About this RNA:
A computed fold for a 79-nucleotide RNA from a Campylobacterales bacterium, annotated as c-di-GMP-I-GGC riboswitch aptamer. Its Rfam family is "c-di-GMP-I-GGC riboswitch aptamer". Rfam links the family to the GO term cyclic-di-GMP binding. Its mean pLDDT, the model's own confidence on a scale to 100, is 78. It was read from a public genome assembly, where an Rfam model found it.
[in-house]
């Protein structure tokens, strides 16, 4: 630099359900649980969604595990 076919760390994250708890809500955090992920880290930038309040097609939000994007970095493989 570039790639994730295979393989690896008694490594990492943790979907669906379930407790609890916090919001009007989408959802957030804890426990448990593991569908699955090589960025399923991080950032709401632009797209989609979805939620309130509303018909001003606005205004406040949610979601980066919906796609793009920018940044950061493990492994191994190639040059």
């Nucleotide at each position: 630099a570039u790639u994730g076919a295979a393989a690896a760390a008694u490594g990492c994250c943790a979907a669906a359900c379930c407790u609890g708890u916090u919001g009007u809500g989408a959802a957030g955090c804890a426990g448990g649980g593991a569908c699955g992920g090589a960025a399923a880290g991080c950032c709401a930038u632009g797209g989609g969604u979805c939620u309130u309040u509303g018909u001003a097609u606005g205004a406040a939000g949610a979601u980066c595990g919906c796609c793009a994007g920018g940044u950061u970095g493990c492994c191994a493989g190639u040059a």